[in-house]
RNA sequence: GCGCCCGUAUAUCAGUGGAUAGAUGGCUUCCCUCCGAAGGAAGAGGUCGUGAGUUCAAAUCUCACCGGGCGUA
Repeated sequence: GCGCCCGUAUAUCAGUGGAUAGAUGGCUUCCCUCCGAAGGAAGAGGUCGUGAGUUCAAAUCUCACCGGGCGUA
């Protein structure tokens, strides 16, 4: 250089065109307990890598770029 894959919450990931973007762990508060752990309840936390395009509608499709990984001369 070329080809392929990935980028979504603090972490690991799901969601592959449709209405408020989710799960688990972690975090915060509360219940429970003599205290803690475990268990139960609630909550906070997201410009879906960036920009543009297609569409009535985009995390999802297209293009460019940025970052990461793998393969190859």
Predicted 3D model of a 73-nucleotide RNA (transfer RNA) from Candidatus Gastranaerophilus sp. (ex Termes propinquus). RNAcentral holds the sequence, with entries from ENA and Rfam. Its mean pLDDT, the model's own confidence on a scale to 100, is 81. Its Rfam family is "tRNA". The family's RNA type in Rfam is transfer RNA. About the family: Transfer RNA (tRNA) molecules are approximately 80 nucleotides in length.